[in-house]
Molecule: SAM riboswitch aptamer (S box leader)
Order: sequence, then structure tokens, then C1' cells
RNA sequence: UACUUAUCCAGAAAGACUGAGGGAAUAGGCCCAUUGACGUCUUAGCAACCUGUUGCCGAAUAAGGUGCUAAAUCCUUCCGCUGCGUGUGGACAGAUAAGAA
Repeated sequence: UACUUAUCCAGAAAGACUGAGGGAAUAGGCCCAUUGACGUCUUAGCAACCUGUUGCCGAAUAAGGUGCUAAAUCCUUCCGCUGCGUGUGGACAGAUAAGAA
């Protein structure tokens, strides 16, 4: 990097450094941000995909590998259903995990 499977309306922040942008990408909307966002590091936490441990075999736990800690994956496009809505099922795109090449 492309492929397969699963999940994505829940949950969880402080400090230091930095300094103007940031919220994946194009565009629009909306929002965050000098009362310091984003990012990096440290510590802490959340979660439970893989491993581990325990197990009454329903699960529990949170030590290890990841991931995450504004807003539904912030919203949007296409197809169907519809009670017409801030609805619902799916497709596409994206993120994460595990697997395989």
C1' cells in the first nucleotide's frame, strides 16, 4: 500500500513546551482557537480489538500490544423505506483493531 472481517449516537484531561491556525482530503456549512486551539512530551484516564490472568464458561480483570480522551466518523453525496423528522436500512469515503498478501 491494496484485500478480508468486526466496530464507529457510549466513555475518558491536567501540566510543560510551542505560537496560528485547527476539526482526514476538495468545497460549503457549523464549530474550536491568543482566556493559547492544533501539535510534541510527561502524567493521568477511558475503552476492551488482540495477548495475559481468573472463571461459576454468562463473564470478570486491566498487567502487556494497539487505539482513544470537543461536537454522531461535527454535518453534507447516492439508493431504498418512511410516521416526512434532528427518522431508518444500505452503498461510497474515512478511522481503529485483528487477520492474511